[in-house]
RNAcentral holds the full RNA, with entries from ENA. Large-subunit ribosomal RNA, half A from a Phycisphaerae bacterium, 1609 nucleotides, folded computationally. Taxonomically the source falls in Phycisphaerae (Bacteria, Pseudomonadati, Planctomycetota). The coordinates come from a structure-prediction model, not an experiment, and the mean pLDDT is 82.
Context: one part of a larger RNA
RNA sequence: UGUAUACGGUGGAUGCCUUGGCAUGCAGAGGCGAUGAAGGACGGUAUAGCCUCCGAUAUGCUCCGGUGAGCUGGCAAAUGAGCGUUGACCCGGAGAUUUCCGAAUGGGGAAACCCAUCUACUUCCUGUUGAAUGUAUAGACAGGAUAGAGCGAACGCAGGGAACUGAAACAUCUAAGUACCUGUAGGAAAAUAAAGAGAAAUCGAUUCCGUCAGUAGUGGCGAGCGAACGCGGAACAGUCCAAACCAGGGGUAACCCUGGGGUUGCGGGCUCCAAUAUGAGAGUUGAUUGGUUAGUCGAACGGUCUUGAAAGGCCGGCCAUAGAAGGUGCAAGCCCUGUAGAUGACAACUAUGAAACCUCUAGGAGUACCAGAGUAGCACGGGACUCGUGAAACCCCGUGUGAAGCUGGGCGGUCCACCGCCCAAGACUAAAUACUACUGCAUGACCGAUAGUGAACCAGUAGGGCGAUUGAACGGUGAAAAGCACAGCUAUUAGCUGAGUUAAAAGUACCUGAAACCGUAUACAUACAAGCAGAGGGAGGGCGGAUCCCGCAAGGGUGGCCUGACCUCGUACCUUUUGCAUAAUGGGCCGACGAGUUAUCGUCCGCGGCCAGCUUAAAGUCCUAAGGACUGGAAGCGUAGGGAAACCGAGCCUGAAUAGGGCGUUAAGUCGCGGAUGAUAGACCCGAAACCACGUGAUCUACCCAUGGCCAGGAUGAAUGGAGCUUAACCGCUCCAGGAGGUCCGCUAGACGUGACCGUUGAAAAGGUCUGUCGUGAGCUGUGGGGAGGAGUAAAAGUCUAAUCAAACGUGGAGAUAUCUGGUACUCCCCGAAAUGUCUUUUGGGACAGCCUCGUAUCAUAGCGACCCGGGGGUAGAGCUACUGAAUGAAGUCAGGGGCCCGCAAGGCUGCCUGUUUCAAUCAAACUCCGAAUACCGGGAAGUGUUUUACGGGAGUGAGACCUGGGGGGAUAACCUCCUAGGUCAAAAGGGAAACAACCCUGACCGCCAGCUAAGGUCCCAAAGCAUAUCUUAGUUAAAGAGGAAGUCUUAUUUCUGUGACAGCCAGGAUGUUGGCUUAGAAGCAGCCACCAUUUAAAAAGUGCGUAAUAGCUUACUGGCCGAUGAAGUAGGGCGCCGUAAAUGAUCGGGAAUAAGAUGUGCACCGAAGCUGCGGGUUCUAUCGCAAGAUUGAGCGGUAGGGGAGCGUAGUUAACCGCGUUGAAGGUCAACGGAAACGAUGGCUGGAGCGUUAACUAGUGCGUAUGUCGGCAUGAGUAACGAUAAUGCAGGUGAAAAUCCUGCACGCCGAAAGUCUGAGGUUUCCUGGGGAAGGUAAAUCCGCCCAGGGUUAGUCGGGUCCUUAGUUGAGGCUGAAAAGCGUAGACGAUGGACAGCAGGUUAAUAUUCCUGCACUGCAUAUGAGGUUGAAGUUGCGCGACGCUGGUAUGGUGUGCCGAUCCGUCUUAUUAGAUUGACGGUCCGCAAGGACGAGUGCCAUUUGAUGCACGAGUCGGCGAAGUAACAGCCAAGAAAAACCGCAAUGGACAAAAUAUGUACCCGUACCACAAACUGACACAGGUAGACGAGGCGAAAAGCCUAAGGCGCUC
Repeated sequence: UGUAUACGGUGGAUGCCUUGGCAUGCAGAGGCGAUGAAGGACGGUAUAGCCUCCGAUAUGCUCCGGUGAGCUGGCAAAUGAGCGUUGACCCGGAGAUUUCCGAAUGGGGAAACCCAUCUACUUCCUGUUGAAUGUAUAGACAGGAUAGAGCGAACGCAGGGAACUGAAACAUCUAAGUACCUGUAGGAAAAUAAAGAGAAAUCGAUUCCGUCAGUAGUGGCGAGCGAACGCGGAACAGUCCAAACCAGGGGUAACCCUGGGGUUGCGGGCUCCAAUAUGAGAGUUGAUUGGUUAGUCGAACGGUCUUGAAAGGCCGGCCAUAGAAGGUGCAAGCCCUGUAGAUGACAACUAUGAAACCUCUAGGAGUACCAGAGUAGCACGGGACUCGUGAAACCCCGUGUGAAGCUGGGCGGUCCACCGCCCAAGACUAAAUACUACUGCAUGACCGAUAGUGAACCAGUAGGGCGAUUGAACGGUGAAAAGCACAGCUAUUAGCUGAGUUAAAAGUACCUGAAACCGUAUACAUACAAGCAGAGGGAGGGCGGAUCCCGCAAGGGUGGCCUGACCUCGUACCUUUUGCAUAAUGGGCCGACGAGUUAUCGUCCGCGGCCAGCUUAAAGUCCUAAGGACUGGAAGCGUAGGGAAACCGAGCCUGAAUAGGGCGUUAAGUCGCGGAUGAUAGACCCGAAACCACGUGAUCUACCCAUGGCCAGGAUGAAUGGAGCUUAACCGCUCCAGGAGGUCCGCUAGACGUGACCGUUGAAAAGGUCUGUCGUGAGCUGUGGGGAGGAGUAAAAGUCUAAUCAAACGUGGAGAUAUCUGGUACUCCCCGAAAUGUCUUUUGGGACAGCCUCGUAUCAUAGCGACCCGGGGGUAGAGCUACUGAAUGAAGUCAGGGGCCCGCAAGGCUGCCUGUUUCAAUCAAACUCCGAAUACCGGGAAGUGUUUUACGGGAGUGAGACCUGGGGGGAUAACCUCCUAGGUCAAAAGGGAAACAACCCUGACCGCCAGCUAAGGUCCCAAAGCAUAUCUUAGUUAAAGAGGAAGUCUUAUUUCUGUGACAGCCAGGAUGUUGGCUUAGAAGCAGCCACCAUUUAAAAAGUGCGUAAUAGCUUACUGGCCGAUGAAGUAGGGCGCCGUAAAUGAUCGGGAAUAAGAUGUGCACCGAAGCUGCGGGUUCUAUCGCAAGAUUGAGCGGUAGGGGAGCGUAGUUAACCGCGUUGAAGGUCAACGGAAACGAUGGCUGGAGCGUUAACUAGUGCGUAUGUCGGCAUGAGUAACGAUAAUGCAGGUGAAAAUCCUGCACGCCGAAAGUCUGAGGUUUCCUGGGGAAGGUAAAUCCGCCCAGGGUUAGUCGGGUCCUUAGUUGAGGCUGAAAAGCGUAGACGAUGGACAGCAGGUUAAUAUUCCUGCACUGCAUAUGAGGUUGAAGUUGCGCGACGCUGGUAUGGUGUGCCGAUCCGUCUUAUUAGAUUGACGGUCCGCAAGGACGAGUGCCAUUUGAUGCACGAGUCGGCGAAGUAACAGCCAAGAAAAACCGCAAUGGACAAAAUAUGUACCCGUACCACAAACUGACACAGGUAGACGAGGCGAAAAGCCUAAGGCGCUC
């Protein structure tokens, strides 16, 4: 370390439970609000917090009613103090109170505050006034109003109105008048009483349901959209004005007002005639009877056993108009609460609506007075209807035009005629219908803590974000706290161990308590050994009783359990693929959750009801514990078809037809349930980038506006001025002064960010170090403000707009869409593909066909089929003087042309072109005089045995791969590509090829320690072999080409050879001649030409070497010696050799092998999941059988996919008169059963529920989705512990000290790392205590936790004063709505105005308290002044402003320096000298006083304190700031206060003094930082003021002071 067992830890699954949710039914209610809502802020209890409740009358007050003994709400107890039978607490009804904010309403505002004071705005009413303009009106003012406003879930009506998406693209169209925005109403809303519908000589307001009907229609006639009439139902209800006419009133008149009258398709008025009933109502009053808001009564049980406990078991009873339910220590009709059934209200609300009152309701004739005008219609442009402009009516808008008027008008789908229906341009109207924030009751084959609401728990909380907005997690002790007294260990309130409680520790980290993960103990294994970690075998070791046998027993055997040396075989899973061990995807592990559902409409199959018929829908009635029963026949489908239709009809249409043809006829449907599948819906789940709507953001950043602030020091030296020289005068030159500049240097501050390095799980989501750039300007910076999403802003980079930008962020449309990727969960049985064709904005997607499956029909004249017969063909081959073409050579007295010669002509030559012919040799996918084999078609047929075909349901596939044959492309390249024929893989395991999808053999239903074979093998690894004949010597075997080679074996053949070959040795190898030419020379041998002849056995006018040229050597050739199973070749075959060089060590699989290599022959053997044998399972056919089943036969590899049969989970119903505290579910262990999913049984744990059978219903099965959530691992005791400014020692405290405290040293900052202040934070401040967590380690310590304390103002800051940018905005203007702009005014600091200084004091505050001395406003008193004009008001001025520069002069003067000055102290002691330290300051005219470094003295227990002494001189340097001044051009807020002047005004009132008075808010602490902003105690960022000394130009740099620190391992 592994395996096993036992026991633990961690963790919180599982089971059981439910306080909370979800859904539905019935009923109620359908609003609240200026009498101040909804919602909040802040308070209220004897009490610190939160919740509930309430409001300064504050956890409550009053009255009326109910109840009846206890009470002072919950977390959540304890203590204290109280109340109550004189009725508390509690419940119901009615009142009172009800801070502040909020419509918020006196003004303002940063909601819960400030200032002022009786106060908003709008509308209406009344009154008074009152313009242009005469009457009037608008307007203004005053009074009054229980008027409006704002909030609220859905439903309603209306004004605006998207996009994604669908159309496989997209524009009309769709989505959709949806989402959203806006206005506004009600309990409902809207609609509503025909200028209607539409064809019936019909109906008779509206709304809603069923049907009509997916019909008529509409529609890029695409996708889609989609009525009406009619019929059946729910509910039912009709009315009122205007006008004519009359009367009254007003008015000069035109006319107006009020009352009567009148309201219809043919009416009303008027005139005349006749007549006086019935019914209706939505109006007013409201008898009566109910209901709601508290309650009350309410039957019936005991014993015994088990138990911690009885409600369980047993025995015996009782009630029931009550056996719903819940509780009680287990499972209760009779214990409790309840339940059935009865009953009850002071008060408030509500329903009902008797009766009365009131209102409405009828005729005929005549007359022609009335009957809705910028209207109807029309034109143009739109909208809405099923209707998309169409022949487009009807209806409704906009613009324009513009009737009739009852002898009139509108409509009936262009239009016209006829015939009908109706009466617009005025108004109202219940019910049936929609919805549920809210209240009550009830229900559930709804959930049960990852579920159900986001929320069972103090949840819209904690937390995130500037904001809009987003948004969790967390349930369970026990019957009862009986919640562990007491003791021990320990620093300990931690923890542990005893003891005790309890049925049980279940012990507040609490029911059960799984897994991952982490341990402890025991057994075995493991230190020469090799890999998917297992499977098969298996030695050795260990164990002990759950099997059987023997034995009295002990024990033994068998069997069993744990371990597992060694041997054999063996490269996970998923997905995606032609193909994965792949080094292609996905998963760290475990647990829980996690994906084909539902509705409607079709199609098919199965089962069932009825059947030429079947079925009801809405609705109604009755009733219930009910998916209940009945009624309801509208309507649908079917029963007849054909035709465009008229129409005809078992036929019809076409047609001249009686023909032919087409479609029909020869009859089964329909409703329900289940299954499969399609369509429409998100439609199997997860996943975009995007589009649109409405909002939120400029605290970041870019730009702009307003108002403030900042820039050490040094350098350069413009204009200009002055002086001198010069000039006629200018010009010019020189010097002095001067101080300009998008000037220079500059780590001044500040801003920026060049290069390098570091950092890169950082110190930091952009920094650090060094080095750089700008640094008086187009500079930098603070505060307040402005404009925004197709928009802003932009010295322009597509930059920036909150760590987001080629279109921000949030929410919604929304589950957008996704021809794409991923994932998609239990078992068994049968069959089983495709990767092809055609078309495709199509090629990784589809449609149809092909191939698969299931069902029905067909059962032999079907299918397949060796073989036989009959066919057509134009491929392979072959051929070409057989065509069409290609193409080589040769020939010629050939032909034509060209060229040359010649030239009158004729002719000649030709190596050029074309062609014909002949000869020789050829070629073809798009040549064929020919022409197979196969294949195909037809006929016959042994055989085979359901294989065929048709119709219907369901698919998948339409990426293929390799090998072999035939081809195309390519290069007769590719593990290349495209066809064709076949095979295999895909979807196929087994054996062989070492290993190796596609090659060879062979197709796995299961079992066997049986046999035979295939491919391939037989020396060992490793099962099986011998014999024989040749070859090979290369380890060839056991990789290779062109090419090369006396390798070797063998075959054929040619030449020479005993008349002597071949090789070797001996000898010769000569002469003309140095051939001629050329050459300086050329003699066989530089070169050119020729290459003869002679002598010979033979010998080149020379094969090679050689010389300057000769010479010399040599060869050819000849003779001799020698003596052949000869010599030299050529061609072929077998086996070998070379050619043959690569990177870790590697080419028989290894060892090895001379065969165990190669070629043959012969006979054996091995070898697979093949075949056989034995046993078993299952499917199908056939036969038998009533069936169960039996027998025979044939099958049973399998991806996508089709079909069939089952297992398990949760809930429901019924039965089991089921099981259960003598122990359910769940957990855990085991050696049992089944073909599988899985099911029993037993032990332990657990402590209250659970099953079996038959059916039903599903949120029903997980390993993978970079899945979701939680837990736990790994890396790993690893990296790191956040500036390298630095610590050391001693003492103290303490359980413990590197770290805390104290002291002494040391170190660091010092234009800060010191001090003050604004923003921001919000108690961090101080004191005491603590140490769980936080602190990057420890901690006695802390910015941590607990408790207590702390912030004091007329003058400081802000308000009660002012205004800037801007915001808001009475009236007003504009706009579909929302709203936008804006005058007066108001608000609004970053600015203007405005009165306090010094010292002391606290643990913590101080310009705030105290002491001292001042000042400001107001009030009162005194009262100068004032009619020769006070205050006030109005106007004007003032207030009131830039940048830069240097400095004469004056004042102040932080501070510093020097001194032969003075004082004090010191220099061990005394005296002196010397040295050193400290001090030498103020007020007052002055006298003098205060202060003062220190020193001395007295008193006191110690201090505070008291007394006395005590210098107080001279000189030098000197910034900032302020005022004044100068220069320059870019010309530099507003208002108030205050003061002055003027006008007006008409009576008060300034200074001074005295007395009194002076409100609200802030005030602690941090503030370059551990308290702000950066997720942190973070190396970053953060406005202003002070800012010392030495050296120095300096705020540089270095070192130091005061002061602060050493950066938490």
Its Rfam family is "Bacterial large subunit ribosomal RNA". Gene Ontology terms of the family: ribosome and structural constituent of ribosome.